RNA sequence: UGCUUAUAGAGAAAGACGGAGGGAUUAGACCCUGCGAAGUCUUAGCAACCUGUGCUUACAAGGUGCUACAUUCUACAGGAAACCAACACAGUACUGGUUUCCGAAAGAUAAGUU
Numbered sequence: 001u002g003c004u005u006a007u008a009g010a011g012a013a014a015g016a017c018g019g020a021g022g023g024a025u026u027a028g029a030c031c032c033u034g035c036g037a038a039g040u041c042u043u044a045g046c047a048a049c050c051u052g053u054g055c056u057u058a059c060a061a062g063g064u065g066c067u068a069c070a071u072u073c074u075a076c077a078g079g080a081a082a083c084c085a086a087c088a089c090a091g092u093a094c095u096g097g098u099u100u101c102c103g104a105a106a107g108a109u110a111a112g113u114u
Stems, first nucleotide, its partner, number of pairs: 002113006013043005021032003026075004044067003049063002051060003071106001076103001078102008088092001
């Protein structure tokens, strides 16, 4: 670096240095930020993937990870439902739009593998 599997609306921040950006990328939206962004360091905390003990429910916290906002939200040749509009109409179907839910993709983290 690639691949596979799993997870995600929960949870958890102070200080020092730093000095203008940041919320992965592109676009849009919405936010955070000189009452100090990113980044680095220290300390603290969260969680429980691997790990250890127990042996199936639990406990611990060594290796990672994480500590604004749902992975901040939307985006998609996918599926379902509801509503609205237009047209034909007995029901209803079709088309377009909006919203919601599920899913995918992409990214993140872990474990395994290359």